[in-house]
RNA sequence: AGCCUAAGCCCGCCUUUCGGGGGGCGCGGGGGAACCGGUUGGAUGGCCGUCAGGCCAGGGGCGAAUCGCGGAUGUUCCGCGUAGCGCAACUCUUUCAGCGCGAGCCCGACAGCUAACCCCGCAGGCGAUAAGAAAG
Numbered sequence: 001a002g003c004c005u006a007a008g009c010c011c012g013c014c015u016u017u018c019g020g021g022g023g024g025c026g027c028g029g030g031g032g033a034a035c036c037g038g039u040u041g042g043a044u045g046g047c048c049g050u051c052a053g054g055c056c057a058g059g060g061g062c063g064a065a066u067c068g069c070g071g072a073u074g075u076u077c078c079g080c081g082u083a084g085c086g087c088a089a090c091u092c093u094u095u096c097a098g099c100g101c102g103a104g105c106c107c108g109a110c111a112g113c114u115a116a117c118c119c120c121g122c123a124g125g126c127g128a129u130a131a132g133a134a135a136g
Base pairs, nucleotide, nucleotide: 002126003125004124008025009024010023011022013020014019026122027121028120029119030118031117036112045056046055047054048053058110059107060106061105062104067081068080069079070078071077072076084101085100086099087098092136093135094134095133096132
């Protein structure tokens, strides 16, 4: 150069510098009526506690990251598949083959959809050797 991702662009203020904290556009996420859906009712459970509250079954959210089988066997770890996702050099779509991912985190008893309205995020991680073919 370029890639994953919502995670980009611009403006001005403070500061000796490092840096700090704002605004706008854009992108992304959550909560939240009626109608519809759901329920026929029943709601709750465990542990700790200084009784304020805390942790977790349950439930829910972000994300492609779900599900199954096997091995080992307290927790946990390993392997093989899989829904799904990503890459390939001018750009987009499709097909065939190729190479990878298929994690993690959060809420805290609680949330279906959902107009108005309200709230939040714009982190982080790769990358110098490779870049296949066909049709439009």
This is a predicted structure of a 136-nucleotide RNA (c-di-AMP riboswitch aptamer (ydaO/yuaA leader)) from a soil metagenome. RNAcentral holds the sequence, with entries from MGnify.